[in-house]
RNA sequence: ACGGCAACUGACUCUAUCGCCGGCCGUGCCGAGAGGUGCGGCGGGAGGAAAGUCCGGGCAACACGAGCCACCAUACUUCCUAACGGGAAGGCUCGCGGGGAGGCAAGUGCCCCGCAGACAGCAAGUGCCACAGAAAGCAAACCGCCAGCAAUGGCAAGGGUGAAAGCGCGAGGCAAGAGCUCACGACGGGCGACAGCGAUGCCGUCCGAUGGCAAACCUUAUGGGUUGAAAGACCAAAUAUACCGACAGACAAGGGCCGGCUCGCCCGUUGUCGGGGGGUAGGUUGAUAGAGGCCGGCGGCGACGCCGGCAGUAGAUUGAUGAUAGAGACUGUUGAAGACAACAGGACAGAACCCGGCUUAUGAGGCUGCCGUUUCU
Repeated sequence: ACGGCAACUGACUCUAUCGCCGGCCGUGCCGAGAGGUGCGGCGGGAGGAAAGUCCGGGCAACACGAGCCACCAUACUUCCUAACGGGAAGGCUCGCGGGGAGGCAAGUGCCCCGCAGACAGCAAGUGCCACAGAAAGCAAACCGCCAGCAAUGGCAAGGGUGAAAGCGCGAGGCAAGAGCUCACGACGGGCGACAGCGAUGCCGUCCGAUGGCAAACCUUAUGGGUUGAAAGACCAAAUAUACCGACAGACAAGGGCCGGCUCGCCCGUUGUCGGGGGGUAGGUUGAUAGAGGCCGGCGGCGACGCCGGCAGUAGAUUGAUGAUAGAGACUGUUGAAGACAACAGGACAGAACCCGGCUUAUGAGGCUGCCGUUUCU
C1' cells in the first nucleotide's frame, strides 16, 4: 500500500407546493348546554434498532395462613443497577491464535498479549459412549512378551483400532510384566502459614481417586403467585327490561276479606306515562415529563454515582408521520492531476402503556483492533 474479518461511529441538510395526523389562536354555522363541524393563521409529527417479544422492572387487576413436594430459571468472584439471565473489573482454563525469554536443540514446561468459555458437582448414585477395535470400564487379549515339546497358562511394556484405551516419568522388581513397590510430578479434598474484600495464587503437611459426557437423568445452592393496556377506572345512548310510583280498563283464571251463596273491595292481570338499576354500541381516561435527554464539574481503573445548568409541542386506533421540485453537503467513477465539470449513489427499517437490557438487520464514509499478500528501510 492493497485485501479480508470483527467492534464502534454514522443514519444527509435547507426551501417551496400539495396531502395526512394532532395542538393552539381567530372566526362562521348547528346546539339550551356540553360539544360538533367548516374556513383561515401559527407551531409540532418515528428509530438506532421503533423489530424479535428473549430477560428484568414500573403500573394494574385477581389470588394469597405457614411449610414441604412438584415445575421453571439461574450457576467462578467482587462491584454497578430500581432490577436482571444485563454491564464493569478481576480470577481460572490439559481452550484457540500470536509473540518472547532461556537453551546445543526441542516443547507438551515458563512469561506476555489478543480472543473465547451454560466456568457449581461425573473422586454421590444411575445411565450413555456410533464405527472400528480383543477390550469403551467390578476389564479384556488380535499381533506381541514369558513359561511350556504341545495342549495350555502367565502378562500388558511395545504394536494395531478409535474422538477417547485404566495418570506421566524414572528406578526397583520379575520367567515376562504391571502403582506391584518406591522417589518425583500432574490431579481432588482437609488443616495450617502468607498475599488478596473475594474468586484464587503460593508454600507446607495429611488423606485420597484415576477415560469422557450433567446443553444425560440427577445432586447442591439461590430465586420464582397468575395475567397483561384487548390490564384497569369512569361516563353512557337506541332497543328490550328487573324493580318502584301514578292513572286507566275488564273482573276472565287464581288468592284474600269469608265456613256456604250473592255483591263489593284488595292482591293479581293488561295498557299508558313517569322514575330507575345492570349490561351493549360509543366516548373519556389509563397515555406520554420519564429509575428521561444534553452540557459542564467532581469521585471511581471501570460499569456508574453525586452536584450544577439548559432545552422540551409525536400520540394514531382500518391505525397520521408522505410525495414532487429546486439548492447545497458527502461518497464513487470519468475527464492526466489540482480547481472545476458531467454522471451515479444513500442502507436496515417504521411508534401503539412506559422504562432498562439482550439479540438480530443495516449501503457509502470515518475510526480502532487482528489476520493475509506485496514492496521498502